[in-house]
RNA sequence: GCGGAGGGCUGGAUGACCGCGGGGUGCAAGCCUCGAGGAAAGUCCGGACUCCCUGAAGCGACGGUGCCGGGUAACGCCCGGGCGGAGCGAUCCGACGGAAAGCGCCACAGAAAUUAUACCGCCCCGUCAACGGGGUAAGGGUGAAACGGUGGGGUAAGAGCCCACCGGGAUCCUGGCAACAGGAACCGCAUGGCAAGCCCCACCGGGAGCAAUGCCGAAUAGGGGUCCCGCAUGGGUGGCUUCGGCCCUGGGACCCGGGUUGGCAGCUUGAGCCACGGGGCAAUCCGUGGCCGAGAGGAAUGGUCAUCCAAGGGGGCGACCCCUGGACAGAAUCCGGCUUACAGGCCCUCCGCGCAU
Numbered sequence: 001g002c003g004g005a006g007g008g009c010u011g012g013a014u015g016a017c018c019g020c021g022g023g024g025u026g027c028a029a030g031c032c033u034c035g036a037g038g039a040a041a042g043u044c045c046g047g048a049c050u051c052c053c054u055g056a057a058g059c060g061a062c063g064g065u066g067c068c069g070g071g072u073a074a075c076g077c078c079c080g081g082g083c084g085g086a087g088c089g090a091u092c093c094g095a096c097g098g099a100a101a102g103c104g105c106c107a108c109a110g111a112a113a114u115u116a117u118a119c120c121g122c123c124c125c126g127u128c129a130a131c132g133g134g135g136u137a138a139g140g141g142u143g144a145a146a147c148g149g150u151g152g153g154g155u156a157a158g159a160g161c162c163c164a165c166c167g168g169g170a171u172c173c174u175g176g177c178a179a180c181a182g183g184a185a186c187c188g189c190a191u192g193g194c195a196a197g198c199c200c201c202a203c204c205g206g207g208a209g210c211a212a213u214g215c216c217g218a219a220u221a222g223g224g225g226u227c228c229c230g231c232a233u234g235g236g237u238g239g240c241u242u243c244g245g246c247c248c249u250g251g252g253a254c255c256c257g258g259g260u261u262g263g264c265a266g267c268u269u270g271a272g273c274c275a276c277g278g279g280g281c282a283a284u285c286c287g288u289g290g291c292c293g294a295g296a297g298g299a300a301u302g303g304u305c306a307u308c309c310a311a312g313g314g315g316g317c318g319a320c321c322c323c324u325g326g327a328c329a330g331a332a333u334c335c336g337g338c339u340u341a342c343a344g345g346c347c348c349u350c351c352g353c354g355c356a357u
Base pairs, nucleotide, nucleotide: 001353002352003351004350005349006348007347008346009345010344012308013307014306015305016304017303018302020035021034022033023032024031025030037328041339042338044337045336046335047334048333049209050208051207052206054244055243056242057241058240059239062205063204064203065202066201067081068080069079070078071077082096083094084093085092086091097200098199102198103197104194105193106192119140120139121136122135123134124133125132126131148166149165150164151163152162153161167189168187169186171184172183173182174181175180213265214264215263216262223256224255225254226253227252228251229250234248235247236246237245272291273290274289275288276287277286278285279284309326311324312323313322314321315320
């Protein structure tokens, strides 16, 4: 200097005038002050909060997660580690429990895709040949994948048939909380893949949601009909069972019709933010001090002018001048995450290549 990887910040500023919503103050006029995000988005997870379900126990259905350890209110999130994969590397990705519990699938090609009657080939015999019989799975072909790989011995030719090493299996030892890693000797050794196919195993989970819910006011029709079960030694009420509870003018299904579209609360002080110190590799935790940053209600947070600034283009020796122009995007109960979108600018750390000293 060029290219790349990881992390962080910002994403316009100032002034004037006019206009909105909240709060404070004031009798009022007015004055003071605050007023969209890093993703407010997606609604994918987890909760706080509110209401509902018949109390407990057991069983089940359905759904979710899936290596180990830690963090957190919790999580499918975050941090650290292990194993596997991609990359020269910094780094990044992983739907990462189980295939000897069972079922299922592997098209086409190929001889054959699980327990193989071998297409070409090789060897032996009939036999000199065509042809036939027997042996073989090392070589070739097909395919995503062919009943371990390389080398040697052996053989008629071959084959874990035998041996060495690699791979695999189960056992023991060492290190580690663990996932795992390393080592020793033993065994020719059950030979594929898919569980983001069903399934098995471990752990977790009730439902609905601020249009939740609560209060006040007002109004109507405490409406009508059909069917089914039942009527107390019984029936009904949860997914099922047991023990209870409640109801029996009881329970269930369907149809027709009427009233209320008002006001107040919920509503923003929080698992909150900032600074410093301490523990920890880190996520994060603890202590001390400081701060209060929208709360609308069909939905405010805006408009105009001027100057400056980031970027691009043009002119000029230069000072400078002219033109264009600043991304993604808009709170609605709140919070912790993940995912997606983002013009321009800045900072830190690391990797690769090239050059100079």

A computed fold for a 357-nucleotide RNA from Rhodobacterales bacterium HKCCE2091, annotated as Bacterial RNase P class A. Model confidence (mean pLDDT): 78 of 100. It matches the Rfam family "Bacterial RNase P class A". The family's RNA type in Rfam is ribozyme. The organism belongs to Rhodobacterales, within Bacteria. Of the family's consensus pairs, 96% are formed in the model.